[in-house]
Context: one part of a larger RNA
RNA sequence: GACGAACGCUAGCGGCGUGCCUAAGGUAUGCAAGUCGAACGGGGGCCUCGGCCCUAGUGGCGAACGGUCGAGUAACACGUAGACAACCUGCCCGCAAGUGGGGGAUAACAGCGCGAAAGCGCUGCUAAUACCGCAUGUGGUCCCCUCUGGCCUCAGAGGGGUACUAAAGAUUUAUUGCUUGCGGAUGGGUCUGCGGCCUAUCAGGUAGUUGGUGGGGUAACGGCCUACCAAGCCGACGACGGGUAGCGGGUCUGAGAGGAUGAUCCGCCGGACGGGGACUGAGACACGGCCCCGACUCCUUCGGGAGGCAGCAAUGAGGAAUAUUGCACAAUGGGCGAAAGCCUGAUGCAGCGACGCCGCGUGGGUGAGGAAGUUCUUCGGAAUGUAAAGCCCUUUUACCGGGGACGAUUCAAGACGGUACCCGGUGAAUAAGCCCCGGCUAACUACGUGCCAGCAGCCGCGGUAAUACGUAGGGGGCAAGCGUUGUCC
Numbered sequence: 001g002a003c004g005a006a007c008g009c010u011a012g013c014g015g016c017g018u019g020c021c022u023a024a025g026g027u028a029u030g031c032a033a034g035u036c037g038a039a040c041g042g043g044g045g046c047c048u049c050g051g052c053c054c055u056a057g058u059g060g061c062g063a064a065c066g067g068u069c070g071a072g073u074a075a076c077a078c079g080u081a082g083a084c085a086a087c088c089u090g091c092c093c094g095c096a097a098g099u100g101g102g103g104g105a106u107a108a109c110a111g112c113g114c115g116a117a118a119g120c121g122c123u124g125c126u127a128a129u130a131c132c133g134c135a136u137g138u139g140g141u142c143c144c145c146u147c148u149g150g151c152c153u154c155a156g157a158g159g160g161g162u163a164c165u166a167a168a169g170a171u172u173u174a175u176u177g178c179u180u181g182c183g184g185a186u187g188g189g190u191c192u193g194c195g196g197c198c199u200a201u202c203a204g205g206u207a208g209u210u211g212g213u214g215g216g217g218u219a220a221c222g223g224c225c226u227a228c229c230a231a232g233c234c235g236a237c238g239a240c241g242g243g244u245a246g247c248g249g250g251u252c253u254g255a256g257a258g259g260a261u262g263a264u265c266c267g268c269c270g271g272a273c274g275g276g277g278a279c280u281g282a283g284a285c286a287c288g289g290c291c292c293c294g295a296c297u298c299c300u301u302c303g304g305g306a307g308g309c310a311g312c313a314a315u316g317a318g319g320a321a322u323a324u325u326g327c328a329c330a331a332u333g334g335g336c337g338a339a340a341g342c343c344u345g346a347u348g349c350a351g352c353g354a355c356g357c358c359g360c361g362u363g364g365g366u367g368a369g370g371a372a373g374u375u376c377u378u379c380g381g382a383a384u385g386u387a388a389a390g391c392c393c394u395u396u397u398a399c400c401g402g403g404g405a406c407g408a409u410u411c412a413a414g415a416c417g418g419u420a421c422c423c424g425g426u427g428a429a430u431a432a433g434c435c436c437c438g439g440c441u442a443a444c445u446a447c448g449u450g451c452c453a454g455c456a457g458c459c460g461c462g463g464u465a466a467u468a469c470g471u472a473g474g475g476g477g478c479a480a481g482c483g484u485u486g487u488c489c
Base pairs, nucleotide, nucleotide: 001488002487003486005485006484007483008482009481012360013359014358015357016356017355018353019352020318026315027314029313030312031311034061035060036059039058040057042055043054044053045052046051068271069270070269078195079194080193081192082191083190084189087188088187092184093183094182095181096180097179098178099177100134102132103131109124110123111122112121113120114119139165140164141163142161143160144159145158146157147156148155149154169176170175171174197243198242199241204234205233206232209231210230211229212228213227214226215225216224246268247267248266249265250261251260252259253258273294274293275292276291277290296307297306298305299304324350326349327348328347332346333344334343335342336341363393364392365391366390373384374383375382376381398426399425400424401423402422403421407416433478434477435476436475437474438459439458440457444473445472446471447470448469454461455460
């Protein structure tokens, strides 16, 4: 000097930030992901019979984003620079082409039944942009030929072929969907060089291990997996083991080099009660999805079920220690929708905490050789001290009254908020403490105490005149803060 701080004393206001560093320990309650009736059948309500509204279910898109945490990870996890002739990419954009004709089901619903519940079964009916054949094939895939190019494991262009391969409609009739292909954009996947902890009281490690061939698998390369073959591969330039740790932009310090650090904000990675697994999907091995095992908690008619706050609040626990079970979707952004709109604890705001930074105030002028009080005194006086009082002002702030936003754009719509701000009024009124005064180090006397009580960062003070303990007066420093403790430079 710095801090996500804590503790003690003190405390007037505002702005902007910031706030579980410990138990990735356990959680009551509420909310945090829905939306579309312009995909579909049904049900209900209203009706001026034109239609309108609501909706459980099927279907679509979203739920892989956003939010949170740092457990694990010493690794291509991260950073940086590259590579992919080894890859994928829903929604969006551009271009080209198409959208023909059929079928069988099923939920909802109805009936019956089982169960305490969670829920489930049987029979029957029905729709679709749900599902399945057929047709068409601009194209695409596969095979063959030619040409061009190259980083010579390939890529591109042209030609041919029997082969395989698509679609869905809706409405307000103007649109919007759907299918195929190519390209773009965006987002991702993979590989590589280099870089960044401690430990040798860890010296050898390794059997899918290292390489090859065939096969499988993946969007894709690859021992990624598998069968066989070979015996390799890594290591004092520190392998292997152990410990610790998310990484970076940054942050703190420092003249710099460096050292330390990784809260808030941004990027990447990883996790979602502990462990394992796949399904769906453009995308997950999926925080508020599914299945299994385990621990824990809850319900139960004991047969069986339900749950996962490291989302926002909140709760108890741990701890020196860290906030409201708030308001609003008005703005920004996101999901869905043609739109109106709905949802959004993202976000915008408000609340609490001097936790930090910054700003403001607690009044200004005048006023005695100088009141009173207090302290000291050589008893003469000295100090507090222009300080107070008194007189003259001002009104930041405070309080009262009135007006009152920007943020919102075309109509409407403002949580914040009757806030900021403006005007008027009242009245010095509402507002100062903390630490220190032996040296380092700025600031001294008196009394009390008597190696006691105590102080202390170091040196050291205290045993009868203590500037070092305690109190008082005075003084010094900082100031809505001041000290102490902890940690880093």

The part of an RNA shown here (small-subunit ribosomal RNA, 5' domain) has 489 nucleotides and comes from an uncultured bacterium. The coordinates come from a structure-prediction model, not an experiment, and the mean pLDDT is 88. The RNAcentral record of the full RNA draws on ENA, Greengenes and SILVA.